[in-house]
Context: one part of a larger RNA
RNA sequence: GAGUAACGAUAAAGGGGGUGAGAGGCCCCCUCGCCGAAAACCCAAGGUUUCCUGCUCAAUGCUAAUCAGAGCAGGGUGAGUCGGCCCCUAAGGCGAGGCAGAAAUGCGUAGUCGAUGGGAAACAGGUUAAUAUUCCUGUACCUCUUGUUACUGCGAUGGGAUGACGGAGAAGGUUAGGUCAGCUGGCGAUUGGUAGUGCCAGUUUAAGUGUGUAGGCAGAUUUUUUAGGUAAAUCCGGAGAAUCAAUGCUGAGGCAUGAUAACGAGUCCUCUUUUGGACGAAGUGAUUGAUACCCUGCUUCCAGGAAAAGUCUCUAAGCUUCAGGUAACAAGGGACCGUACCCCAAACCGACACAGGUGGGUGGGAUGAGAAUUCUAAGGCGCUU
Numbered sequence: 001g002a003g004u005a006a007c008g009a010u011a012a013a014g015g016g017g018g019u020g021a022g023a024g025g026c027c028c029c030c031u032c033g034c035c036g037a038a039a040a041c042c043c044a045a046g047g048u049u050u051c052c053u054g055c056u057c058a059a060u061g062c063u064a065a066u067c068a069g070a071g072c073a074g075g076g077u078g079a080g081u082c083g084g085c086c087c088c089u090a091a092g093g094c095g096a097g098g099c100a101g102a103a104a105u106g107c108g109u110a111g112u113c114g115a116u117g118g119g120a121a122a123c124a125g126g127u128u129a130a131u132a133u134u135c136c137u138g139u140a141c142c143u144c145u146u147g148u149u150a151c152u153g154c155g156a157u158g159g160g161a162u163g164a165c166g167g168a169g170a171a172g173g174u175u176a177g178g179u180c181a182g183c184u185g186g187c188g189a190u191u192g193g194u195a196g197u198g199c200c201a202g203u204u205u206a207a208g209u210g211u212g213u214a215g216g217c218a219g220a221u222u223u224u225u226u227a228g229g230u231a232a233a234u235c236c237g238g239a240g241a242a243u244c245a246a247u248g249c250u251g252a253g254g255c256a257u258g259a260u261a262a263c264g265a266g267u268c269c270u271c272u273u274u275u276g277g278a279c280g281a282a283g284u285g286a287u288u289g290a291u292a293c294c295c296u297g298c299u300u301c302c303a304g305g306a307a308a309a310g311u312c313u314c315u316a317a318g319c320u321u322c323a324g325g326u327a328a329c330a331a332g333g334g335a336c337c338g339u340a341c342c343c344c345a346a347a348c349c350g351a352c353a354c355a356g357g358u359g360g361g362u363g364g365g366a367u368g369a370g371a372a373u374u375c376u377a378a379g380g381c382g383c384u385u
C1' cells in the first nucleotide's frame, strides 16, 4: 500500500421465548422466502467413525459462536431367507506334464482361478439417543442330516433334454399410483357469500397358502422298429402303426384366507415442556391409468444374437435281505464376513467446509404430448459474515 481488495452463487429474511459472561448466525415457536425428475428418499463405488450422547471453545470454521463433520470421553452396526463367502462358468489370468529358448523366460494341454452373468428360501407391524427384511410380535418359507412308517431298481466325472439369451415394432390384459363419490370423525369466523351442492382430516394392510383366470406354447397317449447320440440305454433323435380332440406345460392379475389381527383420524388420563399409558370410528365403490408386470411372450428383420453349474431323464461299472430311491410325519442343524454414517455431497475425486465431476432405483398434485415449463405436496433448505 490499507483497515483497502476479499469473506466462494442476489434462494431472504423478520419477530417472540430460552440458554449463556456474551446471541444477527445455537435451541423452541410463529410469520416470510427457495428447491420439489430435487436442493427429496434409498443403494453401489469411494471414504472409514464423520453416526448417537455428555462435557469443552485454545486451534479448525474465511466473521462471532453458547454451535459443529472441531477437541475430550462414553456408547452404537445383532441375519438359515439382504449382500458376500459357497456351487457354476465368461473375457482374461495362472498353469502339472509338454513345446520353444543360451538363460531369464515365452506359449500352452489337463486342470485351477476369475462376476460385471446363472444358482434354495421372508413378509407386515412395533421398537432404540444411535441397528433393523438382522431385535421383538404375528404369520411364513427353503435346505441338509437323522429317525419312524409305507412303497420301491437304484446307480455317473458318461448320453439326452432343459437351463439358454439379438434388434426393432405393435396390440391386448392387469396392477402400482392418481382422481372423484360414498362412509367416519371434527369445525362454525362476520362477512362479497357461507348450516349448504360448505370446510378440514381419515378411508391403510404384506409375504405365504388355496384357486388357476386374461393370455402364451406344444397336438396328446400307447405301441413297433432303428446304420445316429465314441460303450450301454427303457432316454433323445430317425422311420412306421393305433386311439383320442382335448391333453399337458406356462402365466400376470383377481378372489378367498392370512386378518376375531395390526394400523388408524381422534378422544381420555398422566407428565408439565412434551413424555408415558389407555381406548379407538369409517376402513367401500366408480373412474383414470403407467416407462411396471404378463413379456425370456407375439410379429418382424438380418448383422443370426455366452458358457457351465443346477434341474429332469437314460443307462455303464457296481450293488441287489444291505446300500440306494420316492412319499408322508417327527426331531435337530443352517457356520463365517459386511451391516453405524455420508453417498450429485461440507464426509467420494478435485491441495480448501472448492459455483466442477460422480453409476443405479423411487420420483405425488395442477398445467401439459411430456421426466419440458411454471406453481405446489411429502420432505429438505435460506447456501457460515
Base pairs, nucleotide, nucleotide: 013031014030015029016028017027018026032382033381034380035379040362041361042360043359046342047341050340051075052074053073054072055071056070060068061067080141081140082338083337084336086119087118088117092113093112094111098107099106100105122139123138124137125136126135142334143333144332145331146330147329148328149327150326151325152324153319154318158314159313160312161311162310166301167300168299169298172294173293174292177288178287179286180285181284182203183202184201185200186199187198204262205261208257209256210255211254215250216249217248218247219244220243221242222241223240224239225238226237228236229235263283266279267278268277269276302305348357349356364376365375366374
Model confidence (mean pLDDT): 84 of 100.
Large-subunit ribosomal RNA, domain III from Chaetoceros neogracilis, 385 nucleotides, folded computationally.
Lineage of the source: Eukaryota > Ochrophyta > Chaetocerotophycidae > Chaetocerotales > Chaetoceros.
The RNAcentral record of the full RNA draws on ENA.